[in-house]
RNA sequence: UCCGGUGUAGCUCAGUUGGUAAGAGCGUCCGCCUGAAGCGCGGAAGGUCGGUGGCUCGAGCCCACCCGCCGGAA
Numbered sequence: 001u002c003c004g005g006u007g008u009a010g011c012u013c014a015g016u017u018g019g020u021a022a023g024a025g026c027g028u029c030c031g032c033c034u035g036a037a038g039c040g041c042g043g044a045a046g047g048u049c050g051g052u053g054g055c056u057c058g059a060g061c062c063c064a065c066c067c068g069c070c071g072g073a074a
Base pairs, nucleotide, nucleotide: 001073002072003071004070005069006068007067010026011025012024013023019057028044029043030042031041032040050066051065052064053063054062
């Protein structure tokens, strides 16, 4: 330099063919339980979906550029 993959909650990830209110597990916090803790059960908080622009009535999803990470070729 070129090619491919990837970026969504603190962490690991799902999100189908563009359409309702962006989710799960773990973690955190609160409550129940316990002598106390752990386990278990219930609940809550937490996201400008990497950035900018574009297409569209509508974008996490499609397009362009940029940035980070992983792999490959030279």

About this RNA: This is a predicted structure of a 74-nucleotide RNA (transfer RNA) from a Gemmataceae bacterium. Its Rfam family is "tRNA". About the family: Transfer RNA (tRNA) molecules are approximately 80 nucleotides in length. It is annotated as a transfer RNA.